[in-house]
């Protein structure tokens, strides 16, 4: 001094996934209700010809070209994210899991469901102007 591991902290960060009240607890958390974000079913009208090449949902996460007998891999590009927000730039990183189960366009009343789960400091990192919030 470089590199590699674990540890403490927890400024913060994806995401809808967060608050308040009420009984309860093995003090982890459990029920119950409210608010507040988020889903999905579901008329008329409108749109759709569409239904095994089944089709659909949640989410940025779809697609396209190459390599491979396949798993897969690369490359790119739709799209998303990086300290309130918006635009302009710079860098940098994601471009995935999953779930219904033969069935669902749209969609007023109405009816159902969720509130989770991962990160997170060996230097580097929160850039500038604008506008305007509190």
């Nucleotide at each position: 001094a470089c590199g590699c591991u674990c540890a403490c902290a927890g400024a913060g960060c994806c995401g809808a996934a967060u608050c308040c009240c009420c009984c309860g607890u093995u003090c982890g958390c459990g029920g119950g209700g409210g608010a507040g974000c988020g889903g999905g079913g579901g008329a008329a009208c409108c749109a759709a010809c569409g239904u095994u090449u089944g089709g659909g949902g949640u989410g940025u996460a779809u697609u396209g070209c190459g390599c491979g007998c396949a798993a897969g891999c690369g490359c790119a590009a739709a799209g998303g994210c990086g300290a309130a927000c918006u635009u302009c730039g710079a860098c940098g990183c994601c471009g995935a899991a999953c779930c219904c189960g033969u069935c669902a366009g749209c969609u007023a009343a109405c009816c159902c469901c969720g509130c989770a789960g991962g990160c997170g400091a060996u230097c580097g990192g929160a850039g500038c102007a604008a506008c305007g919030g509190a």

Predicted 3D model of a 134-nucleotide RNA (c-di-AMP riboswitch aptamer (ydaO/yuaA leader)) from a Chloroflexota bacterium. Rfam family: c-di-AMP riboswitch aptamer (ydaO/yuaA leader). Rfam 15.1 lists 7,607 matches to the family in 2,262 species. NCBI's taxonomy places the organism under Bacteria, Bacillati, Chloroflexota.